[in-house]
Background: The prediction has a mean pLDDT of 85. Predicted 3D model of an 86-nucleotide RNA (c-di-GMP-I riboswitch aptamer) from a Clostridiaceae bacterium. Rfam family: c-di-GMP-I riboswitch aptamer. Its family is annotated with cyclic-di-GMP binding in the Gene Ontology.
RNA sequence: CGUGUACAAAGGCAAAACUGUAGAAAUGCAGUGACGCAAAGCUAUGGAGCUUCGUUCUAAGGGAUCAAGCCCGCCAGGUUGCUACA
Numbered sequence: 001c002g003u004g005u006a007c008a009a010a011g012g013c014a015a016a017a018c019u020g021u022a023g024a025a026a027u028g029c030a031g032u033g034a035c036g037c038a039a040a041g042c043u044a045u046g047g048a049g050c051u052u053c054g055u056u057c058u059a060a061g062g063g064a065u066c067a068a069g070c071c072c073g074c075c076a077g078g079u080u081g082c083u084a085c086a
Stems, first nucleotide, its partner, number of pairs: 003086004012037002017032006035073001041079003045076003049070004054066001056064003
């Protein structure tokens, strides 16, 4: 330095829920809180999933469609990284 593994050690992150806040919403951010995680670090590149302020069609509700947005703790890809052992 590379690959594999994850028993230890030092640590790290933080689900749901609640409160506040932004948003039309999905959801994001902050605080509290820990379900869990060897990348539960980053990245929207591919797939999966979610939303509808908007376009168009129908139209009571609603549904379909285009477009936009969200999501990395859904599965992969890219990329960075601590320790121990082999």